[in-house]
RNA sequence: CAAAACUUUUAGGGGUGUCUGACAAAUCUGUCAUUCUGAGAAAUACCCUCAUCACCUGAUGCAGAUAAUGCUGCCGAAGGAAAAAAGUGAGGCGCUUGG
Numbered sequence: 001c002a003a004a005a006c007u008u009u010u011a012g013g014g015g016u017g018u019c020u021g022a023c024a025a026a027u028c029u030g031u032c033a034u035u036c037u038g039a040g041a042a043a044u045a046c047c048c049u050c051a052u053c054a055c056c057u058g059a060u061g062c063a064g065a066u067a068a069u070g071c072u073g074c075c076g077a078a079g080g081a082a083a084a085a086a087g088u089g090a091g092g093c094g095c096u097u098g099g
Base pairs, nucleotide, nucleotide: 001091005088006087007086008085009084010083011049012048013047014046016043017036020033021032022031023030024029055080056079057078061074062073063072064071
């Protein structure tokens, strides 16, 4: 000096569905409880911050599965997308001292 990776602090970016039941409403919807998947389904939590695991667009997309739902896969090494500092750090270089 220092890669990848990790940690800390501060700042910031995200998503929040589905089945059933009750109530209200009126056949849309809202509240509560619960089933399913998941890191997370309004928790102050979870995930993510230069990016091939945040998330959005495409999308009222396509295929498969399911009680149902991006539930799974494709799309997708696609396009967009929110940051800095400090520390540890494989190792490299220079100087000094000793053998």